Small-subunit ribosomal RNA from a Flavobacteriales bacterium, 1523 nucleotides, folded computationally. It matches the Rfam family "Bacterial small subunit ribosomal RNA". Its Rfam clan is "SSU clan". Its family is annotated with structural constituent of ribosome and ribosome in the Gene Ontology.
[in-house]
RNA sequence: ACAAUGGAGAGUUUGAUCCUGGCUCAGGAUAAACGCUAGCGGGAGGCCUAACACAUGCAAGUCGAGGGGCAGCGGAGUAGCAAUACUGCCGGCGACCGGCGCACGGGUGAGUAACACGUAUGGAACCUGCCUUUUACACGGGGAUAGCCAGAAGAAAUUUUGAUUAAUACCCGAUGGUAUUCUUUUUGCAUAAGUAGAGAGAAUUAAAGAUUUAUUUCGGUAAAAGAUGGUCAUGCGUCUGAUUAGCUAGUUGGUGGGGUAAUGGCUCACCAAGGCUACGAUCAGUAGGGGCUCUGAGAGGAGGAUCCCCCACACUGACACUGAGAUACGGGUCAGACUCCUACGGGAGGCAGCAGUGAGGAAUAUUGGUCAAUGGUCGAAAGGCUGAACCAGCCAUCCCGCGUGCAGGAUGAAGGAGCUAUGCUUUGUAAACUGCUUUUUUAGGGGAAGAAAAAAUCUUUUUUAAGAUCUUGACGGUACCCUAAGAAUAAGCACCGGCUAACUACGUGCCAGCAGCCGCGGUAAUACGUAGGGUGCAAGCGUUAUCCGGAAUUAUUGGGUUUAAAGGACGCGCAGGCGGUUUCUUAAGUCAGUGGUGAAAGUUUGCGGCUCAACCGUAAAAUUGCCAUUGAUACUGGGAUGACUAGAGAUCGUUCGACGUGGAUGGAAUGUGUGGUGUAGCGGUGAAAUGCGUAGAUAUCACACGGAACACCAAUUGCGAAGGCAGUUCACGAGGAUAGAUCUGACGCUCAGGCGUGAAGGCAUGGGGAGCAAACAGGAUUAGAUACCCUGGUAGUCCAUGCAGUAAACGUUGAUUACUAGAUGUUGAGAAUAAUUAAGUUCUUAGUGUCCAAGCGAAAGUGAUAAGUAAUCCACCUGGGGAGUACGCCCGCAAGGGUGAAACUCAAAGGAAUUGACGGGGACCCGCACAAGCGGUGGAGCAUGUGGUUUAAUUCGAUGAUACGCGAGGAACCUUACCAAGGUUUGAACGCAUUACGACAGAUGCCGAAAGGUGUUUUUCUUCGGACGGAAUGCGAGGUGCUGCAUGGUUGUCGUCAGCUCGUGCCGUGAGGUGUUGGGUUAAGUCCUAUAACGAGCGCAACCCCUGUCGUUAGUUGCCAUCAUUCAGUUGGGGACUCUAGCGAGACUGCUGGUGCAAACCAGAGGAAGGCGGGGACGAUGUCAAAUCAUCACGGCUCUUACAUCUUGGGCGACACACGUGCUACAAUGGCGAGUACAAAGGGAAGCAAUAGAGUGAUCUGGAGCAAAGCCCAAAAAGCUCGUCUCAGUUCGGAUUGGAGUCUGCAACUCGACUCUAUGAAGCUGGAAUCGCUAGUAAUCGCGCAUCAGCCAUGGCGCGGUGAAUACGUUCUCGGGUCUUGUACACACCGCCCGUCAAGCCACGAAAGUUGGGGGUAUUUGAAAGCAGUAACCGCAAGGAACUGUCUAGAGUAAAACCAGUGAUUGGGGUUAAGUCGUAACAAGGUAGCCGUACCGGAAGGUGCGGCUGGAAUACCUCCUUU
Repeated sequence: ACAAUGGAGAGUUUGAUCCUGGCUCAGGAUAAACGCUAGCGGGAGGCCUAACACAUGCAAGUCGAGGGGCAGCGGAGUAGCAAUACUGCCGGCGACCGGCGCACGGGUGAGUAACACGUAUGGAACCUGCCUUUUACACGGGGAUAGCCAGAAGAAAUUUUGAUUAAUACCCGAUGGUAUUCUUUUUGCAUAAGUAGAGAGAAUUAAAGAUUUAUUUCGGUAAAAGAUGGUCAUGCGUCUGAUUAGCUAGUUGGUGGGGUAAUGGCUCACCAAGGCUACGAUCAGUAGGGGCUCUGAGAGGAGGAUCCCCCACACUGACACUGAGAUACGGGUCAGACUCCUACGGGAGGCAGCAGUGAGGAAUAUUGGUCAAUGGUCGAAAGGCUGAACCAGCCAUCCCGCGUGCAGGAUGAAGGAGCUAUGCUUUGUAAACUGCUUUUUUAGGGGAAGAAAAAAUCUUUUUUAAGAUCUUGACGGUACCCUAAGAAUAAGCACCGGCUAACUACGUGCCAGCAGCCGCGGUAAUACGUAGGGUGCAAGCGUUAUCCGGAAUUAUUGGGUUUAAAGGACGCGCAGGCGGUUUCUUAAGUCAGUGGUGAAAGUUUGCGGCUCAACCGUAAAAUUGCCAUUGAUACUGGGAUGACUAGAGAUCGUUCGACGUGGAUGGAAUGUGUGGUGUAGCGGUGAAAUGCGUAGAUAUCACACGGAACACCAAUUGCGAAGGCAGUUCACGAGGAUAGAUCUGACGCUCAGGCGUGAAGGCAUGGGGAGCAAACAGGAUUAGAUACCCUGGUAGUCCAUGCAGUAAACGUUGAUUACUAGAUGUUGAGAAUAAUUAAGUUCUUAGUGUCCAAGCGAAAGUGAUAAGUAAUCCACCUGGGGAGUACGCCCGCAAGGGUGAAACUCAAAGGAAUUGACGGGGACCCGCACAAGCGGUGGAGCAUGUGGUUUAAUUCGAUGAUACGCGAGGAACCUUACCAAGGUUUGAACGCAUUACGACAGAUGCCGAAAGGUGUUUUUCUUCGGACGGAAUGCGAGGUGCUGCAUGGUUGUCGUCAGCUCGUGCCGUGAGGUGUUGGGUUAAGUCCUAUAACGAGCGCAACCCCUGUCGUUAGUUGCCAUCAUUCAGUUGGGGACUCUAGCGAGACUGCUGGUGCAAACCAGAGGAAGGCGGGGACGAUGUCAAAUCAUCACGGCUCUUACAUCUUGGGCGACACACGUGCUACAAUGGCGAGUACAAAGGGAAGCAAUAGAGUGAUCUGGAGCAAAGCCCAAAAAGCUCGUCUCAGUUCGGAUUGGAGUCUGCAACUCGACUCUAUGAAGCUGGAAUCGCUAGUAAUCGCGCAUCAGCCAUGGCGCGGUGAAUACGUUCUCGGGUCUUGUACACACCGCCCGUCAAGCCACGAAAGUUGGGGGUAUUUGAAAGCAGUAACCGCAAGGAACUGUCUAGAGUAAAACCAGUGAUUGGGGUUAAGUCGUAACAAGGUAGCCGUACCGGAAGGUGCGGCUGGAAUACCUCCUUU
């Protein structure tokens, strides 16, 4: 300096992520309505629905200065005493004639998709009352008519007869022009008719008066012009539907009449056959249009209230009359519907004017005042009229403004609410209290502007005109001002889970309810209801509805189409769109200037007026548009039979191929037939069977026949537009590539509609038919098997000719052109090179593959064959489902194809990638996981636990693995929680305080089942403070009641599996990855190595305990070699040994060898022990809402003369049954009898008990010793030796039962153990199935301990004795780990999920029909009015009436189409926590899936044929990368 004031997002798909995509929210607005609430003022607005029907009043009259007159009112006069009568005489004036107005103003938006509206033009094709200007004129006559009067008809409305009368009413004559018509001359413009001016001639056509003091004023006629208003025509613009594609006979044009203010098929006659349409005609639906309004950054989108302009309409339809103007809202006629009156004959009416009423509706006001102002109409004027207008009333409907107080005030009062509760926090300086102010309020007082006038009077002047005086206010005693009083009169609504500002308590308990979306509520709800508190806005606040925005979610600005929705199956190609180089020209597009227009209001800005603002005034800007004109010419377009050659094409040469069509022909194989050989099977499968075969199959040989397909070559090979194309060969046809040259000269690209081609399947006709094979049949499999498998088998597959026209017709990628790093294969053609035998090397070009850069992409990926960068054209998409369905139309023989919705419903559906989990996916590895072994369980009897059943109660818990000899390491009472009965209520226990008492307690008697009650009796200590003991009172009770899904703690399990993570860095938009993967190794994420990772933590290992060896210290209660002694380590003695228990040592892949880069592994030595020596304790991150509120603790809830507590008895021990865990067995590797040997670890005082005695025995009596290396329990048993039994339900086995006892204990009935005697059941090694164990292990044998009076222990926990077998190995089962792969799973496969059927609800389609609607066609009839005609009647005539014709509203009839409603029944669709049948899909989903088609089946679906990969795994081939 110029320009500009302008653009925000969030929630919701997932375990998480990115993307696509819909839904929803925050904003603004409204002619709004509803809910709660409400102090005032200003400015606006106020039937959006029924253009539904309307009671009542008012909304258009005025002029006596046009007229005849005079009903009513007032006055005057005359007559009369008066009542009264008379007089239009005056003021005035109803009705009537006449003039002007009534076509404006006001209302409404039904109709209308149209020159209706908007905008811009044109009228040389037009009209215009009143108004303005100008010119001229106004002479003479005439006959009527309303009224009035007198009658008549009628209920009324009204009609009618007779007589009489006026005019600015009407008529005739004259005059007259620039009027009209005709003829004619001439000039200009224009040219297609034409038109403007000037002149001449002929014909026709005018008039009105009223008033005044005034030749005053107003009016009249003709003409010209202006202004105003109107009318006509044209360009451009103006909604949706193609599931509306053809429409049109006055239709399009011409000529000539008619008609109109005027053009015109506006109308008629004739002639011609045109006109409109894909740039959307016609038809259908919807709708008044614009200025503008709302929103938006804008472009746009939506709307058309109030105000302004235009249009249309006035109960519905039609028609004209009058008039300057109407086809007339408050005029007329006719028809129709409706309402009202009626004397039944006939009449009246039209609020979409203002009020108002009813109705409809969610919903919209007073039957107000005034003409004071503004305006309209009439009038000379005064003035009249004016529901126009100005005001007031009602309504928070909207916009704007004001107020409901301000300052101080802490004991942070009371009350409320909350909490971690002696108290604290909050409400909150809030209140009280003190001071101040008075907008508002109330009362009193004052009090406007809006008024300018007109008229009248006066003055000046020439009437005009100017000045002065006087008069006029609905609103309204209103606005505003002053005074006084006094904080006085004035706060609500919504919300508080996130979005979205704002949190706690109680109540409720998937109930009641909330919800805009996500979603909240199933007992601790910041989400429901209430309260306290808080947040937001505020005389309002919320809700609902609608519009724009956000939404780039229709994308011009400004989107997409490989996989998310979306590229047409492929080509040719008209229209259309786009188009190479160059010259000249033009100026349509384009750009610039100028002019006109774009009404006002509105919008924006400046200034101003109401105290501010809203509101209003004024000025400017803007109005992005249209038209005209002048210029510019780069680009685009037009023209030049212009020019060019790089695009395109043509000719000549070479060459390529599974390119097409039609012939001919070949061998292998299958099948069949004939004949031969040959004999019992063949065939088929996971295994079988059906089937074939002794009537001779299969096998084999020969010959013959027939049809279909073409092994090897063969390949990510080649050709073709796609579909597709494969033996050989011939003919014909088409195409591509390539080198050089020649030619044409933009001939090009794309392509809606159109035309053609188009796998498989299917259809038609005629052939053909070997193999294969839908359907079908049979056999299997299976719960079933309409399948997978097998045996057969028909259409079909093949040929010819037609039809059909679809596929995962896919590269899921439209065509064309240009440009943009590389690497490497391969096919065709060519060039160069070195050279030759071949094979090569380098390069160009046209294809065809792979990898990758930049870039792009949500990512996967793509990457010169683009999904990159650009251009052109076409096609297609806009949430999921409903649905590629319905209806309609087109095509088809049919099957079906093409086009292609809606209602309704959901908040998602989807793409790519990530982490897990899973797989009847893969790879590797481990484990008593399998295998190899040993022994069991499952069968029996018993024990024990559980389920079930039973019961008054059988207390409760534990329930796959991970409940079931579990809680319980011990139920006769107690325990005990359960049941029955009887009691207690500060309570059974405990603590604290106080009080009194030591007949309180204890002992004992009675009642009682006991608890308890009631008697008798003995009757503390003391330092005198009290202690002790119970009692009473008070304060704290108590609950094994519920919730393990509110919790702590504890525990199980995966699992002693090797994993789980973090920091920093790096990669990825991100979830996330990397590290932690790879190669080795290990028991191990153990270690090594490699490495965009480097480190670290929790786990592993080690540190701890027991055990195995040695040393050392110590030496009693232990030990005893030597010495002594004894029945005896008994004693002396000894510390050597054993042992005990402290401290140490020891093992580390340390050493040797081998392999290896290393880690490590293998072998060996030494050693008590060797590669973790054996065993234990120790359990990562986490999973199972795993278990436990009944161990304990604890939140919440709950009971309180009971869900607490005491007592007795019963129950937990029941018993048709089922299961788990065990014991004992079934015997001879044994039973029984006799003899005999060797442990360890424990326990013991209300105890263990030796020894002795008694008893058959359990045990009893007495009792040494021992608080334990001392004494005791205590005998170890299997074993060994000898004997017997001899294979039996036994000398096996011991259940069951009888009898008799012992012991414990208040008490063994329910319900103990043990002993003796008698009894002597099942059972002869156990179906399917299943468990444990890898060494001092399994198996087998006994011993001890805890609990405990005793014991239901065969259980549990320990201890030692004897003491094996087997492991090839990892295919399979189970579980686990790592990597990888697929996934539609993530509550994670116990997942997800499909279809029929059954039930409820919802919308839709079809349907015999039926009902209604609008429009059209044909036809019949046809009112009024108009037009045309005419003899009858009237009239002298003009003319009128009438009639005829025409035309038409309306009405009727007929057939058909269209659009809606409804319809028994029917069809599919959607939807609905827990219905039925199966299991189709997702993993290789257990037969890979899917697409098209055909057939079949309860259903998902199955099968055939062809296609696709959007299939896993594996092998091979090829290619790429690297070496």
The RNAcentral record of the sequence draws on ENA.